A computed fold for a 1480-nucleotide RNA from a soil metagenome, annotated as small-subunit ribosomal RNA. The prediction has a mean pLDDT of 86.

[in-house]
RNA sequence: CGAGUUUGAUCCUGGCUCAGGAUAAACGCUGGCGGCGUGCCUAACACAUGCAAGUCGAACGUCCUCCAUCUUUCGGGAUGGAGGGAGUGGCGGACGGGUGAGUAACGCGUGGAUACCUGCCCUCAAGUGAGGAAUACCGGCGAGAAAUCGCCGACAAGACCGCAUAGGCUUGCCCAAAGGCAAGCAAAGCCCUCUUUCGGGAGGGCGCUUGAGGAGGGGUUCGCGUCCGAUUAGCUGGUUGGUGGGGUAAAGGCCCACCAAGGCGACGAUCGGUCGCUGGUCUGAGAGGAUGAUCAGCCACACUGGGAUUGAGAACGGCCCAGACUCCUACGGGAGGCAGCAGUGAGGAAUUUUCGGCAAUGGGCGCAAGCCUGACCGAGCAACGCCGCGUGCAGGAGGACGCUCCUCGGAGUGUAAACUGCUUUUCGGUGGGACGAGCAUCGGACGGUACCACCGGAAGAAGCCCCGGCUAACUACGUGCCAGCAGCCGCGGUAAUACGUAGGGGGCGAGCGUUGUCCGGAGUUACUGGGCGUAAAGGGCACGCAGGCGGUCUGGUCAGUUCCCGGUGACAGUCCUCGGCUUAACUGAGGAAGAUUCGGGAAGACUGCCCGACUUGAGAACGAGAGAGGGACAGGGAAUUCCGGGUGGAGCGGUGAAAUGCGUAGAGAUCCGGAGGAACACCAAAGGCGAAGGCAGGGUCCUGGCUGGUGACUGACGCUGAGGGGCGAAAGCCAGGGGAGCGAACGGGAUUAGAUACCCCGGUAGUCCUGGCCGUAAACGAUGACCACCAGGUGUGCGGCGUAUCGACCCGCUGCGUGCCGGCGUUAACACAUUCAGUGGUCCGCCUGGGGAGUACGAGCGCAAGCUUAAAACUCAAAGGAAUUGACGGGGACCCGCACAAGCAGCGGAGCGUGUGGUUUAAUUCGAUGCGACGCGCAGAACCUUACCAGGGUUUGACAUGCCUGCUGAGCCACCAGCGAUGGUGGGGCCCGCAAGGGAGGCAGGCACAGGUGCUGCAUGGCUGUCGUCAGCUCGUGCCGUGAGGUGUUGGGUUAAGUCCCGCAACGAGCGCAACCCCUGUCGUUAGUUGUCAUUCUAACGAGACUGCCACGAGCAACGUGGAGGAAGGCGGGGAUGACGUCAAGUCAGCACGGCCCUUACGUCCUGGGCGACACACACGCUACAAUGGCCGAGACAACGGGUUGCCAACCCGCGAGGGGGAGCUAAUCCCAACAAACUCGGUCGUAGUUCGGAUUGCAGGCUGCAACCCGCCUGCAUGAAGCCGGAGUUGCUAGUAACCGUGGGUCAGCACACCACGGUGAAUACGUUCCCGGGUCUUGUACACACCGCCCGUCACACCACGAAAGUCGGCAACACCUGAAGCCGCUGGGCUAACCCUUAGGGGAGGCAGGCGUCCAGGGUGGGGUCGGUGAUUGGGGUGAAGUCGUAACAAGGUAGCCGUACCGGAAGGUGCGGCUG
Repeated sequence: CGAGUUUGAUCCUGGCUCAGGAUAAACGCUGGCGGCGUGCCUAACACAUGCAAGUCGAACGUCCUCCAUCUUUCGGGAUGGAGGGAGUGGCGGACGGGUGAGUAACGCGUGGAUACCUGCCCUCAAGUGAGGAAUACCGGCGAGAAAUCGCCGACAAGACCGCAUAGGCUUGCCCAAAGGCAAGCAAAGCCCUCUUUCGGGAGGGCGCUUGAGGAGGGGUUCGCGUCCGAUUAGCUGGUUGGUGGGGUAAAGGCCCACCAAGGCGACGAUCGGUCGCUGGUCUGAGAGGAUGAUCAGCCACACUGGGAUUGAGAACGGCCCAGACUCCUACGGGAGGCAGCAGUGAGGAAUUUUCGGCAAUGGGCGCAAGCCUGACCGAGCAACGCCGCGUGCAGGAGGACGCUCCUCGGAGUGUAAACUGCUUUUCGGUGGGACGAGCAUCGGACGGUACCACCGGAAGAAGCCCCGGCUAACUACGUGCCAGCAGCCGCGGUAAUACGUAGGGGGCGAGCGUUGUCCGGAGUUACUGGGCGUAAAGGGCACGCAGGCGGUCUGGUCAGUUCCCGGUGACAGUCCUCGGCUUAACUGAGGAAGAUUCGGGAAGACUGCCCGACUUGAGAACGAGAGAGGGACAGGGAAUUCCGGGUGGAGCGGUGAAAUGCGUAGAGAUCCGGAGGAACACCAAAGGCGAAGGCAGGGUCCUGGCUGGUGACUGACGCUGAGGGGCGAAAGCCAGGGGAGCGAACGGGAUUAGAUACCCCGGUAGUCCUGGCCGUAAACGAUGACCACCAGGUGUGCGGCGUAUCGACCCGCUGCGUGCCGGCGUUAACACAUUCAGUGGUCCGCCUGGGGAGUACGAGCGCAAGCUUAAAACUCAAAGGAAUUGACGGGGACCCGCACAAGCAGCGGAGCGUGUGGUUUAAUUCGAUGCGACGCGCAGAACCUUACCAGGGUUUGACAUGCCUGCUGAGCCACCAGCGAUGGUGGGGCCCGCAAGGGAGGCAGGCACAGGUGCUGCAUGGCUGUCGUCAGCUCGUGCCGUGAGGUGUUGGGUUAAGUCCCGCAACGAGCGCAACCCCUGUCGUUAGUUGUCAUUCUAACGAGACUGCCACGAGCAACGUGGAGGAAGGCGGGGAUGACGUCAAGUCAGCACGGCCCUUACGUCCUGGGCGACACACACGCUACAAUGGCCGAGACAACGGGUUGCCAACCCGCGAGGGGGAGCUAAUCCCAACAAACUCGGUCGUAGUUCGGAUUGCAGGCUGCAACCCGCCUGCAUGAAGCCGGAGUUGCUAGUAACCGUGGGUCAGCACACCACGGUGAAUACGUUCCCGGGUCUUGUACACACCGCCCGUCACACCACGAAAGUCGGCAACACCUGAAGCCGCUGGGCUAACCCUUAGGGGAGGCAGGCGUCCAGGGUGGGGUCGGUGAUUGGGGUGAAGUCGUAACAAGGUAGCCGUACCGGAAGGUGCGGCUG
């Protein structure tokens, strides 16, 4: 620091995703040790049990036990001491510990302020005198289950109460102040020592009272900072202030009475949601963002709500009341509050021991000893985190075994293991053994721990994730869109590095992965640091309050600003340095750093503020100018329509063509007259005006703005502008008019598969006017307003000036407006470019992935239509912009081709042949399927072929190679059985070697293997078809472009051609074209048999043609046209030759080949059948339909070829096919082979289903072959079908071509209407390129790129998902009104009760107090109507998603009616139409 992902590719925009770090975590697999930390994030849910706050006898009385002394009436009593118990009293239970519910607040943070309080502690000053009355414990009696309580009686104090005193304090008065006067106000004792005349005294200590001060703590208050929502915009009645009171420690509406009517709010009040705040923590380069566990500060809370009491201070382990819940109960009543430490249940993905100790630190009480302390210190559990250590080290190759892969050679695991040597951290054992404990003493939970020594032994200790790209790491097998994976892109449909397993590899390591969350990457909310013409984004337009910003100069000020000094910024943390644990984590010390903070000071540029001045910004003035700027009024002509009349007489109108419609009741046409409404031709423009919408005949009146000139006015008066009010096309709405034309809806006619459209005939709202609404548009320059600056060129509108001139012309300068071109610069590109999208400034609006959706809900506005504001769930991995290359277009331009046209002959109809589909069949083997399958593979299926079917055989095999065992004369001939395969018999019959034996061969058995026309042409090679014999396809270097890519290859000409020429940021080159090759046309030379007079012929070599020559095309190149010459003329004719590529085109059945499959069968052999079927359909052909013909007779002229298991002559036989025959020929010699046929001549037929046509069938024959039944060809005789020129449509051909005619060949035993060749006769037509088809080049549009057989829209149907509405229904929250109202404070009352003080006649009375009662307030409860939020809801609405459903074809090309925007109406649906607008 980036990467993946939109495309065929590119750049940009933009989202999604990943790599990093972190975590109070959890889950999966795994797990050796230690140190230091951390450990209910959920139910502030409920809690069993134990513990967590007591202490003081030096405040007090007393009880119990023990001891001692004294005394005794011998029952006991007194005193003292020790221990224990409760009680009175004091201090502490307001700290410490927990939690985060509530709280958006002066709660917290930070910095100030003061009207206040402050126990214990410190300092100072002054005191501490003399009395009194009670009471708990206790005793007696009583109630109760208990908790607990009542009555009577006695007694103590540092408990309580008067009195005295007052340094002082408080209050009042006087007073300017200082001060003075008056009144009121205190207290408590205890211990120790010494002394004593035993009354006491002195000293010390601890206390107590009053006052002053301090320290620390607290209360209150203020400035600033502190989350989200405006779909919360208004809130407020003690509310804001005053006066006077009350209350408090204390200011204050804190409370009350009265008075005033204020206070808060767009700088966000109120309301709603969420939330403890901070130091810090995590992340980040930083700025920020997120967070607020552990530690520390503050706050709040303690079952929920309310309340007071005590106290210096107030309530977790206090009290009272209400409520919920739990427990006890004798049913009458009581008790309780773990958000203390452990622990339990519950909830949850999830969070520990009912441990030890007060040894340390700290706290409470105490003079102290000491007691208490779940604070704390420790231990335990948990890989939860961080840090450290280990699981060994060295040697060891035949590179073992095993496993995996393999091209079978080997490779990998791998020095890894085994094995040898060594070490002992850790581990186990034994022994020693701390620091933590300062000052006189005591005191160690941790702990026999850390640590040390010795002994033992490699001994007890490795896993997890990943290996398609991102991202480091690859093979095999299995699976076969299945099972599965997946963070994103995406893998899996038979060769998966992506699933599962294995081997191997990579990463990390006592951990590794996954999931969740936060920051980062994300410059993806942009302060640092983004944007808005077309990607998301400029408000429709201007006016303008607030706000923001603001020209030049002087002076002042110092709020901002900068600097300096000071205060604070707690501790911890972070960073730096040093130190302590073996290291580290951890920790100690010192330093630094940290704030928009506060105070003081300095500076005075800039900003602000104040005073003054200026003129250039802005405005005003004067005189001048242009204009469809706006409003009102009166009037004008042309045209359409209608009405009246005249003429006239059959159509008019309309369309692609028609029809509906109008017209003999007189249309249309034409003339005259009239009515009415709307709009204003030409001028007219690239023009003008306006803020925008918008504005157009001419005139008058009223009125806004603009421009130029002058420079003698004002003096910054300015710019922008959230809200706001105003203007705002068309459509639409309301009311009233008006209504000619046009014209949604609607009716009709056409078109069409349909046509709710496009076209036509009609036609209502509307369009027009007045008044009022609506407030939206592609309201667009898709570009906010204003200011300044930054090359030019050229138009145009309106001014001014200058030179010149007779002059308005022309020319030049200048201002404002409006266009085009273009440079810098900008931009993703396109483009923009002084009218900026450039460089800067000010202000406003707006954007943050696509869909859902400009939708729902809420709210505001509206008569309505609807507008404005404006989400979420869910879903996708994109959606987009610009440009590029293609492809495509019912886009354009140019060009070509038998492409059309012009012609000739056909096909499509008939019969037959062949192929195919279909059907049939046991099988009708398989393949080929638009062109480019269909007389194709097949250049020839009776058996064979043959792959198919039936039946019969066979299993190392019909065929190849190798090995083992046994036997053996194999091939060959003949016979027998069998349809045959096959089996049997017989015959003849190998080599080497003396023999044994061996070799080749055969048979039988066995092992490797053979074999497969079985599958996959979508795993392949090779070959082929096709576009297309089309003229194209590329490369190197250079140049242009961010890039894809372009240029070259485009352009102007020309050509059959990317052929050539010219031009050109290109210059060259390659594959194609052409040429080189073959045949043919002329000539020459040479040679030649079998040819031969010559010529011809055959063959080889050569010549010839190259726009070479001439003319023309204005001139020039290529080139074209014409001409000469020539056999041939502009590539002479024909062939071979097929660029880069396309079609997953064809072929696994020609061959080859990967993989898969079969192995007594999917191999192989045989017989027979089938491939030849036949209601049909198509394709390619043949023969015809006849007289340009048929038949008969006569006559003429070829070429290419083939031939020895072959071609076959003469001659003979047969009507003929053919038979016999056998000469010749390995072929320029002989044969096929003849007279080739069409043709020519003569004759006949005479338009007829015929003397046309020959199918079909019968009979008789011939040939081939083992064999012609299925199923061959030919011959003769007989038979004589359809068919009289072929619908829609469709094929070939441009010259020796088409057409017609015959001939040969390959295949082949035989079989040719097919195929491949050959010659003979031999035309017609081409104006031309509009149209059909195909192609080439350039250009244009594109939403296509699997590329138009593309893409894609909406309804409907089905499934699933989330959401809205909905009669209702259920619940939460807060407020309001009324009722009720506990405890309690306060107020009033207080006839009942009443120790201290006062009086008293001693009875009592008074003062005061208490109970009780009443009242205000008030928690809670109740009732009620509303508000708000949420759950649910029959049904309903649209939306999203889903592999193949239905209907259409709306959009993308001119998408076949250009599209889109707003609006209105209509329609199954996309949509259509009207009106206005936009060009995207």
The RNAcentral record of the sequence draws on SILVA.